[in-house]
RNA sequence: GCUCGUCUGGGCGAGGGUAAAUAGUAAUUAGGCCCAGAGCGUCCCGGCUCCGGGUUCUCCGGUCGGGGGUUUAG
Numbered sequence: 001g002c003u004c005g006u007c008u009g010g011g012c013g014a015g016g017g018u019a020a021a022u023a024g025u026a027a028u029u030a031g032g033c034c035c036a037g038a039g040c041g042u043c044c045c046g047g048c049u050c051c052g053g054g055u056u057c058u059c060c061g062g063u064c065g066g067g068g069g070u071u072u073a074g
Stems, first nucleotide, its partner, number of pairs: 002015004006038006025073003032040001042068006050062004054057001
């Protein structure tokens, strides 16, 4: 220098051609290493006169809309 730890910038760490991880300060949290922003994952609420499935029901999954955006210490 390159790739990776959701995305952008910075930090921390790992790997060597791969995209993972027991690493990334400790504890805590469903919340992903940290900070700022985002809101991808994740959590909560609503739509079944949106879609699919089933045991047809106070059901499950998807999808759409809205909301939250780990916390504490250093």
This is a predicted structure of a 74-nucleotide RNA (Pistol ribozyme). Its mean pLDDT, the model's own confidence on a scale to 100, is 82. It matches the Rfam family "Pistol ribozyme". Gene Ontology term of the family: catalytic activity. A reference for the family is Weinberg et al. (2015), "New classes of self-cleaving ribozymes revealed by comparative genomics analysis", Nat Chem Biol. It was read from a public genome assembly, where an Rfam model found it.